This is a predicted structure of a 77-nucleotide RNA (c-di-GMP-I riboswitch aptamer) from a Deltaproteobacteria bacterium.

This record gives sequence, C1' cells and structure tokens, in this order.
RNA sequence: CCAUGAUAAAGCCAAACCUGCCGUGAGGCAGGGUCGGAAAGCCACGGGCCUUGAUACAAGGUGGCUGGGUUGCCAGG
Repeated sequence: CCAUGAUAAAGCCAAACCUGCCGUGAGGCAGGGUCGGAAAGCCACGGGCCUUGAUACAAGGUGGCUGGGUUGCCAGG
C1' cells in the first nucleotide's frame, strides 16, 4: 500500500424483546439482553423504505436496506 480473511488471537458492536426517558410520529437515548456482524465505526450525497403535514410539495427518520465517501485492529499478500 491492498481491502483478501469470521475457520486464528486480542478485542469491539448489539437484533428481537423488557424497563425508564424524549418525540405528534417514524424513531432516538440509557440500562438489561445477545439474533447476528470483518467494519453492525462515522457520514443522510443517491436509491429504497418509514413518519408528519389533507394534496402538491415540504419537513423529518432509517448507516443492522442499499450504492458511495471516509477512518481503523489483527492476520495474510
């Protein structure tokens, strides 16, 4: 430098669900919990899906739907 490897080692995160709080809502935060994950770290720029406003359209959510960007551990090349 590559982004090859979950069948190694040291580690990491935490689905569903439960409790509390925030929010009109999607959903978010904290604790518990461990379905899974080689980036399940971060980013809402594109697509998808979801929510709110009667519609147009606008605003919002989702990074554990996906494309892409960016940073990183160990092993391997």
The coordinates come from a structure-prediction model, not an experiment, and the mean pLDDT is 83.